[in-house]
Description:
The part of an RNA shown here (large-subunit ribosomal RNA, domain V) has 583 nucleotides and comes from Rhizomicrobium electricum. NCBI's taxonomy places the organism under Bacteria, Pseudomonadati, Micropepsales, Micropepsaceae, Rhizomicrobium. The sequence was found in a public genome assembly.
Context: one part of a larger RNA
RNA sequence: CCCGCGGUCAGACGGAAAGACCCCGUGCACCUUUACUGCAACUUUGCACUGGCAUUAGGAUUGUGAUGCGUAGGAUAGGUGGUAGGCUUUGAAACCUGGGCUCUGGCUUAGGUGGAGCCGUCCUUGAAAUACCACCCUUUGUGAUCCUGAUGUCUAACACCGGCCUCGAAACGAGGUUGUGGACCAUGCAUGGUGGGCAGUUUGACUGGGGCGGUCGCCUCCCAAAGAGUAACGGAGGCGCGCGAUGGUAGGCUCAAGCCGGUCGGAAAUCGGCUGUUGAGUGCAAUGGCACAAGCCUGCCUGACUGCAAGGUCGACGGACCAAGCAGAGUCGAAAGACGGUCAUAGUGAUCCGGUGAUCCCGAGUGGAAGGGUCAUCGCUCAACGGAUAAAAGGUACGCCGGGGAUAACAGGCUGAUCGCACCCAAGCGUCCAUAGCGACGGUGCGGUUUGGCACCUCGAUGUCGGCUCAUCACAUCCUGGGGCUGUAGCCGGUCCCAAGGGUAUGGCUGUUCGCCAUUUAAAGUGGUACGUGAGCUGGGUUUAGAACGUCGUGAGACAGUUCGGUCCCUAUCUGCCGUGGG
Numbered sequence: 001c002c003c004g005c006g007g008u009c010a011g012a013c014g015g016a017a018a019g020a021c022c023c024c025g026u027g028c029a030c031c032u033u034u035a036c037u038g039c040a041a042c043u044u045u046g047c048a049c050u051g052g053c054a055u056u057a058g059g060a061u062u063g064u065g066a067u068g069c070g071u072a073g074g075a076u077a078g079g080u081g082g083u084a085g086g087c088u089u090u091g092a093a094a095c096c097u098g099g100g101c102u103c104u105g106g107c108u109u110a111g112g113u114g115g116a117g118c119c120g121u122c123c124u125u126g127a128a129a130u131a132c133c134a135c136c137c138u139u140u141g142u143g144a145u146c147c148u149g150a151u152g153u154c155u156a157a158c159a160c161c162g163g164c165c166u167c168g169a170a171a172c173g174a175g176g177u178u179g180u181g182g183a184c185c186a187u188g189c190a191u192g193g194u195g196g197g198c199a200g201u202u203u204g205a206c207u208g209g210g211g212c213g214g215u216c217g218c219c220u221c222c223c224a225a226a227g228a229g230u231a232a233c234g235g236a237g238g239c240g241c242g243c244g245a246u247g248g249u250a251g252g253c254u255c256a257a258g259c260c261g262g263u264c265g266g267a268a269a270u271c272g273g274c275u276g277u278u279g280a281g282u283g284c285a286a287u288g289g290c291a292c293a294a295g296c297c298u299g300c301c302u303g304a305c306u307g308c309a310a311g312g313u314c315g316a317c318g319g320a321c322c323a324a325g326c327a328g329a330g331u332c333g334a335a336a337g338a339c340g341g342u343c344a345u346a347g348u349g350a351u352c353c354g355g356u357g358a359u360c361c362c363g364a365g366u367g368g369a370a371g372g373g374u375c376a377u378c379g380c381u382c383a384a385c386g387g388a389u390a391a392a393a394g395g396u397a398c399g400c401c402g403g404g405g406a407u408a409a410c411a412g413g414c415u416g417a418u419c420g421c422a423c424c425c426a427a428g429c430g431u432c433c434a435u436a437g438c439g440a441c442g443g444u445g446c447g448g449u450u451u452g453g454c455a456c457c458u459c460g461a462u463g464u465c466g467g468c469u470c471a472u473c474a475c476a477u478c479c480u481g482g483g484g485c486u487g488u489a490g491c492c493g494g495u496c497c498c499a500a501g502g503g504u505a506u507g508g509c510u511g512u513u514c515g516c517c518a519u520u521u522a523a524a525g526u527g528g529u530a531c532g533u534g535a536g537c538u539g540g541g542u543u544u545a546g547a548a549c550g551u552c553g554u555g556a557g558a559c560a561g562u563u564c565g566g567u568c569c570c571u572a573u574c575u576g577c578c579g580u581g582g583g
Base pairs, nucleotide, nucleotide: 001583002582003581004580005579006578007577008576010575011574012573014570015569022404023403024402025401027400028399029396030395031394032393035201036200037199038198039197041194042193043192045190046189047188048187051154052153053152054151055150056149057148058147059146060145061144062143063142064141065140066139068137078136079135080134081133082132085119086118087117094113095112096111097110098109099108100107101106158181159180160179162178163177164176165175166174167173204216205215206214213233217239218238219237220236221235222234240385241283242342243341247301248300249299250298251297252296253295255279257275258274259273260272261271281290282289284347286345287344288343305328306327307326308325311322312321313320314319317386330339331338332337353379354378355377356376357375358374359373361372362371411458412456413454414453415452417451419447420446421445422444423443424442428438429437465540466538467537468536470532471529472528473527474526475525478503479502480501481498482497483496484495485494486493505519506518507517508516509515546564547563548562549561550559551558552557
């Protein structure tokens, strides 16, 4: 050097399973509920099946009675018309008894006694007789018919999962009969309500992982790199309107502040003088403007117009913005001229659907109409603001699928804020004395053991804390060795330098690493090694499915809260290492 054999399990990010954690998908399933929308079921009411009679309440029509009081006036005059007569032995006046109404004055009625009268025309009145007749009105009694509601009752619909009889092997079956109930119940149609019992679905995005928080449209400034534009969960603020004058025009004016003077009057009130280019003011944030004013005041007005529009600016588009000029009818101005809102830039919402007004348009044979079009206008915190629907919340540790190292948790990497260590300066402490030992305020590094940041390999899998076993390395050294300084007398120490050869605990508690305690030791080092080591072991903890407590939640369920329980697979091909044999 070549070829074996027996071992071991450190590596081949070993094998196995398109990661179950995490995120994503306008994926799925199941569960919940005061998510949305439905459906079953229950229930309300009406009609049908569904009939008789009676009572009662209300309404309509009709018949028949009653009823009607301002004041003047015989007195309780409803209206209008006709008419001079009407009622009465078929019992008038008057009286007695009783009922009803009542404005307490009377009206009306039943019965009895009675035995021949009573009323009108006449006086008062806007209106003249209930003397008589007719048609009505107000209020009201009563009868009939119809309608509506309620109650009671009946039996013949209907019901009986009551009895008996017949059929029959028998039936919770059929028929007969009887009984009970009864126009109810049940059922059908329509209708209002309740309705996770059931069903279909929804439950946004951005995001230095996701969730929680915040944000989502528009305006102004910076970032923005002297054209425009330009991102971030970068730094600051505003808007979701206001105004019939705060608009148009014509004319006029100049502010803030300071100094001086002036009754009450003061730092600032109103008044006078001087200085005063903008520091004032601008309806509202900021920026850019504005004194020739766009700022302030007054007069007259309504252009805060109708129909257009050359030409431009910005935008992917939808669209937004600027605009001379023409026609019409005007306002102000002597005129020239200005005026299609406001110093400018925010003050907002597409389409569909529908409302209102107008209109020469269309009008299903024709004429109309219905309906539609066109013009004007109205209804959205559709604010997740280019707006998925008119209409929508949650749980999953019982979960599933498709994907992602486009994105988190472990480990690694980068970084090194934090952390550990070292150094510089030296105010001060140290009786005195900065530096024996310390060392403020600050500064400079090193390390890569902490907590983080980033999200670079790995999600078609890199097994995660602690223990056991076995280690190996660094040295910023715990012991043992050698030294310097000392605020080292000695014994002990302190601090720094050199040094990694060897060594560096057993128990109690806890899953613990750590820590506390007990007792030893020369000492009981600090770290790295995928927080070394699960194809070496364990499985107490964490981190599935069961269950419970506390808390939260209406609930399904949830909790770096607790508690009991809970399957750890791999026969070694290669490399490495240990042992051994042959050539």

Background: Its mean pLDDT, the model's own confidence on a scale to 100, is 85.